[in-house]
RNA sequence: GCACUUGUAGCUCAAUUGGAUAGAGCAUCGGUCUUCGGCACCGAGGGUUGGGGGUUCAAAUCCCUCCAAGUGCACCA
Repeated sequence: GCACUUGUAGCUCAAUUGGAUAGAGCAUCGGUCUUCGGCACCGAGGGUUGGGGGUUCAAAUCCCUCCAAGUGCACCA
């Protein structure tokens, strides 16, 4: 340099293959419980879906470009 894969909450992952309001577990915070803490239970907060642009009535999902990570191939000494 070329090709492919991946990028979604602090972390690990979903999202029925384009459908309306993007969810779950853990973590965090609050409450119940407990002498206190932990465990358990209940509730809450937390997202420009890597950035930008496009297609579409509608985009996490499709297209273009850039960025980052990984894999393979090529090149150089």
The RNA shown here (transfer RNA) has 77 nucleotides and comes from Fimbriiglobus sp. The sequence was found in a public genome assembly. The source organism's lineage runs through Bacteria, Pseudomonadati, Planctomycetota, Planctomycetia and Fimbriiglobus. Rfam family: tRNA. It is annotated as a transfer RNA.